[in-house]
Transfer RNA from a Candidatus Moraniibacteriota bacterium, 73 nucleotides, folded computationally. The source organism's lineage runs through Bacteria, Bacteria candidate phyla and Candidatus Moraniibacteriota. The prediction has a mean pLDDT of 83. It matches the Rfam family "tRNA".

RNA sequence: GGGCCGGUAGCUCAUCUGGUAGAGCACCUCGUUUGCACCGAGGAGGUGGCGGGUUCAAGUCCUGUCCGGUCCA
Numbered sequence: 001g002g003g004c005c006g007g008u009a010g011c012u013c014a015u016c017u018g019g020u021a022g023a024g025c026a027c028c029u030c031g032u033u034u035g036c037a038c039c040g041a042g043g044a045g046g047u048g049g050c051g052g053g054u055u056c057a058a059g060u061c062c063u064g065u066c067c068g069g070u071c072c073a
Stems, first nucleotide, its partner, number of pairs: 001072007010025004019056001027043005049065005
């Protein structure tokens, strides 16, 4: 320098060919307990790495760029 894969909640990851994003763990509240844990119920939490474009509508398509992994030179 070039090819490929990835970047989404605090963490690990989904989101089947575009229709305004969800799970597990963690966190908070309540119930349960003498109390803690477990368990049950509920809740909060995301400018989807960053910019631009296409579209009525973009995590998803196109493009530039940054970061990580991997391969080639």